Transfer RNA from a bovine gut metagenome, 68 nucleotides, folded computationally. It matches the Rfam family "tRNA". From the family's description: Transfer RNA (tRNA) molecules are approximately 80 nucleotides in length. By type it is a transfer RNA.
C1' cells in the first nucleotide's frame, strides 16, 4: 500500500431504511433408550473512537489487531 475484523464458530448482508443462514447450544416431538429426523427458542454496543444523515454493518477521518 492491497484485505479482513458482523451470534460460541464458519460466514452472508454487492446502491444507506427493522441484521440473517449454516453449524453449534437450549426446549419441545418422536423412539423402550441412544443417535438420526422434526418444529421452536435463546443468542449481535457489526474491532474501538468520533462525523455526515432524518436514519450509518455500508460513506468519511482517526486509531487497533491479522494478513498478503
Nucleotide at each position: 500500500g492491497g484485505g479482513a475484523g458482523u451470534a460460541g464458530c464458519u460466514c452472508a448482508u454487492c446502491c444507506g431504511g427493522u441484521a440473517g443462514a449454516g453449524c453449534g447450544a437450549c426446549a419441545g416431538c418422536c423412539u423402550u433408550c441412544c443417535a438420526a429426523g422434526c418444529u421452536g427458542u435463546a443468542g449481535g454496543u457489526g474491532g474501538c473512537g468520533g462525523g455526515u444523515u432524518c436514519g450509518a454493518g455500508u460513506c468519511c477521518c482517526g486509531u487497533u489487531u491479522c494478513u498478503c
Record summary
RNAcentral holds the sequence, with entries from MGnify.